[in-house]
RNA sequence: AGAGUUGGCUGGACAGUCGCUGUUUUAUGGUUAUUAAUCAUAGAAUGGAGGAAAGUCCGGGCUCCAUUGGGCGAAGUGCCAGGUAACGCCUGGGAGGCGUGAGCCUACGGCAAGUGCCACAGAAAAUAUACCGCCUGCUGACUAACAGCAAUGCUUGUCAAUAGGUAAGGGUGAAAUGGUGCGGUAAGAGCGCACCGCGCCACUGGUAACAGGGGCGGCAGGGUAAACCCCACUUGGAGCAAGAUCAAAUAGAGAAGCAGACGCGCGGCCCGUGCGGCUUCUGGGUAGAUUGCUUGAGCUGCAGGGCGACCUGUAGCCUAGAUGAAUGACUGUUCACGACAGAACCCGGCUUACAGGCCAACUCUUUCU
Repeated sequence: AGAGUUGGCUGGACAGUCGCUGUUUUAUGGUUAUUAAUCAUAGAAUGGAGGAAAGUCCGGGCUCCAUUGGGCGAAGUGCCAGGUAACGCCUGGGAGGCGUGAGCCUACGGCAAGUGCCACAGAAAAUAUACCGCCUGCUGACUAACAGCAAUGCUUGUCAAUAGGUAAGGGUGAAAUGGUGCGGUAAGAGCGCACCGCGCCACUGGUAACAGGGGCGGCAGGGUAAACCCCACUUGGAGCAAGAUCAAAUAGAGAAGCAGACGCGCGGCCCGUGCGGCUUCUGGGUAGAUUGCUUGAGCUGCAGGGCGACCUGUAGCCUAGAUGAAUGACUGUUCACGACAGAACCCGGCUUACAGGCCAACUCUUUCU
């Protein structure tokens, strides 16, 4: 100097004019139950969208289902140990894989419980087997040497047919019945041996996942569970349009069915348990206001503990609550010339989108000293 990896911060700023909205307060007017509360108007002070508010994918807080259990089924997670209110999240380790490396990824329990699937090609993908080939025997033909006067005999080689042995070599395939080497064999094969792989056993280190070396065994043909399944752990449901209060209105209407051996009780079934009416159809009326609604598993500083996520103590701070839905418009200066994008009960995560700017640590390459 260049190229990367990981983590963090920011997301225009300043000034002025007009406008919107929450809270506090002042003044005026109205209403009521006339202490007081509430509504309208005009002032003053002060506050007013995010790192993802998005996705609605997880986990909860909170509210309701009168109370309260069990079983089945269903669903979710899936290496180990911690963190947390909890989680499918986070932190630290282990194993496997990618990268020169800093680092990154993992749907990571079990195929020796069972049942499935592995197209095509190939002999054969499981109740295993032989396409080409290799070896041996019998029969037939041919050839060479030797013997023989000759027919022919014996031995060697080649080919055909047939019988037996074989899975080492070749072929097919993603994958072929452990791999490499040596010995052995008629030719071969864990047939034997050495090393590796696999299985079992104990020992050592570690909380554990796991790792290390050692011993024994020729050894079940592989893969696949984001295939069914088995194993371990976890799990009521619905949701702020939950719920609560006040006001208003009507038709306390009509019909059918069931009925304590029944029905109902907010995902399904059964048992238990509670209640006593329940189910379906037709028709009619009302739907306004208040609350829930923002002080929280909250944030920040400091100290201590921990590799870390985080925990403990202490001090300080209060940071939007709209409801047809609030922060907009204009001007000037500056500059990074402005990206992704708007709360609706709240919080902890994950995932996705993002112009520009800034900071820190680490890795690799090149050059100079």
Molecule: Bacterial RNase P class A
Organism: uncultured Methylococcaceae bacterium